A computed fold for a 118-nucleotide RNA from a soil metagenome, annotated as SAM riboswitch aptamer (S box leader).
């Protein structure tokens, strides 16, 4: 930098002591019934990777897609949608004389992290 996916899923000892939810705002939450970190354990997932099938192909192998299954290893993750909101569109209620303004909520994109693989 390029691709893919991010609304499911999974917590316990033990050392420590006041933080914590990436980074700024705000928001709303976690946390002396122990926060982050540090280590042992154990789980979750199925990115890499193993197996069936299907699709493409005149036919067949490979390559690719996409379904299923699997978990020894490499990573990852084990509160809450990537906690939620910022930018751009579009749609819906509500207060409102009102196309001002003002609350609420939804969908879609982007921005920006994060994980895996090149």
């Nucleotide at each position: 930098c390029u691709c893919a996916u991010c609304g499911a899923g999974a917590c316990c000892g033990g050392c420590u002591g006041a933080g914590g939810g990436a980074a700024u705002a705000g928001g709303c939450c976690c946390g002396a019934a122990g926060a982050a970190g540090c280590c042992g354990g154990g789980g979750c997932a199925a990115c890499c990777u193993g197996c069936g099938g299907a699709g493409c192909u005149c036919a067949a192998c490979c390559a690719c897609u996409c379904c299923g299954u699997g978990a020894a290893g490499g990573u990852g993750c084990c509160a809450a949608c990537u906690c939620c909101u910022a930018c751009g569109g579009c749609a819906a209620g509500c207060c409102g004389a009102a196309a001002a303004g003002g609350c609420u909520c939804g969908c879609c994109g982007g921005c920006a992290g994060a994980u895996g693989a090149g």